Predicted 3D model of a 175-nucleotide RNA (Lysine riboswitch aptamer) from bacterium C-53. Its Rfam family is "Lysine riboswitch aptamer". Gene Ontology term of the family: lysine biosynthetic process.
């Protein structure tokens, strides 16, 4: 002095990058539910089962009419905040809610593993849903790296992934 394995710092992909959240709007839905009236005449309900409750001849379930009439989850928009494995999924373990027990459901943490990103289409699951989300497959687009061709080129082909890529600093096996 160059630079390897490394370490540290700062960035880029998009204005439809990711996640959280206030407000607001539509949907959920004239649904659930409440009251009244008629019919009906013994069950109904608490996620499922056991157990145990609650309502019920002072009229259960179910049907009809009238009046009243939601909410949660999910979604759009304007903002705010945190970021670039942002974040999301799967499996296992474990805690909490619901509980008296088991299963299912929801949710938090840890470990392992998958995914560069958004979009469209088809299928599966969740969902009230022609919205949206999860997973899989396909398609083009986009960003990046490697490689090849080309050169008026930030152009074209192929392939790979985020534990990646770019920049700067540090840096020693080594030269």
């Nucleotide at each position: 002095u160059a630079u390897a394995u490394g370490g540290a710092u700062a960035g880029a992909g998009g204005u439809u990058g990711c996640g959280c959240u206030u407000u607001u709007c539509a949907u959920c839905a004239g649904u659930a539910c409440u009251u009244u009236u008629g019919c009906g005449g013994a069950u109904g309900u608490c996620g499922c089962a056991g157990g145990g409750g609650c309502a019920g001849a002072g009229g259960a379930a179910g049907g009809a009419a009238a009046a009243g009439g939601a909410a949660a989850g999910g979604g759009g928009a304007c903002g705010g905040c945190g970021c670039c494995g942002a974040a999301a999924g799967a499996a296992a373990a474990u805690g909490g809610a619901g509980u008296c027990u088991g299963c299912a459901u929801c949710u938090g943490u840890u470990u392992u593993u998958u995914u560069g990103g958004g979009c469209a289409u088809g299928c599966u699951g969740c969902g009230a849903a022609g919205a949206g989300c999860u997973g899989c497959a396909u398609g083009a687009c986009u960003g990046u790296c490697a490689u090849c061709c080309g050169a008026u080129a930030u152009g074209g082909g192929u392939g790979g992934g985020g534990c990646g890529c770019u920049a700067u600093c540090u840096g020693a096996c080594u030269g």
The prediction has a mean pLDDT of 78.